[in-house]
The RNA shown here (c-di-GMP-I riboswitch aptamer) has 90 nucleotides and comes from Denitratisoma oestradiolicum.
The organism belongs to Denitratisoma, within Bacteria.
The coordinates come from a structure-prediction model, not an experiment, and the mean pLDDT is 89.
RNA sequence: AACUGAAAAAGGCAAACCCAUCGAAAGGUGGGGACGCAAAGUCACCGGUCUAAAGGGUGGGCACCACUCCAGGAUAGCGGGACCGCCAGG
Numbered sequence: 001a002a003c004u005g006a007a008a009a010a011g012g013c014a015a016a017c018c019c020a021u022c023g024a025a026a027g028g029u030g031g032g033g034a035c036g037c038a039a040a041g042u043c044a045c046c047g048g049u050c051u052a053a054a055g056g057g058u059g060g061g062c063a064c065c066a067c068u069c070c071a072g073g074a075u076a077g078c079g080g081g082a083c084c085g086c087c088a089g090g
Stems, first nucleotide, its partner, number of pairs: 003089003012037002017032006035077001041083003045080003048075003055069006
């Protein structure tokens, strides 16, 4: 140092749900709360998934409405990858 996480210790994070708040939405943030997590620490580079405000297309009864396409939005607790890290074994 690769690798490993059976036991132990110091501890850490926090799903659903509820409240507040931001957002068009997906979702984020703060508080409560714990399903789980050995990277559930960080990063949208690749694939996936979610959303579709703006924009494009089509139609209509055309200051508007409906349908549809689209990520430059979101997800790191979907997978891969990159970077960094605690304890123990080694």